[in-house]
Molecule: SAM riboswitch aptamer (S box leader)
RNA sequence: AUCUUAUCAAGAGAGGUGGAGGGACAAGGCCCUAUGAAACCCAGCAACCAGCAAAAGCAAUGGUGCUAAUUCCCCGAAUAGUAUAUUGGUAUUCGGAAGAUGAGUG
Numbered sequence: 001a002u003c004u005u006a007u008c009a010a011g012a013g014a015g016g017u018g019g020a021g022g023g024a025c026a027a028g029g030c031c032c033u034a035u036g037a038a039a040c041c042c043a044g045c046a047a048c049c050a051g052c053a054a055a056a057g058c059a060a061u062g063g064u065g066c067u068a069a070u071u072c073c074c075c076g077a078a079u080a081g082u083a084u085a086u087u088g089g090u091a092u093u094c095g096g097a098a099g100a101u102g103a104g105u106g
Base pairs, nucleotide, nucleotide: 003104004103005102006101007100008099013042015041016040017039021032022031023030028073029072043067044066045065047064048063049062050061051058052057071098074096075095076094077093078092079091080090082088083087
């Protein structure tokens, strides 16, 4: 990297090193950032697997993972209601795409 499948509205740092960038991708928006980005260390969280439990759940021991904003904001349909009215935006539900994470597969 392939395919299958589950989940994606919860949770988690005023620490150290570090120095300018970062929020997956394209375009745009909107944000975060020298009151210090990325990365690394430590700390923490507990989503999945393993562990314990009859179960609710526990724990953080092992394997992954995660620690701004819904997966920051994507697309379509239905319904509701709104307004300067046949278009815009809003809310809810359903479906879809891309992606993330786990487990399995090869």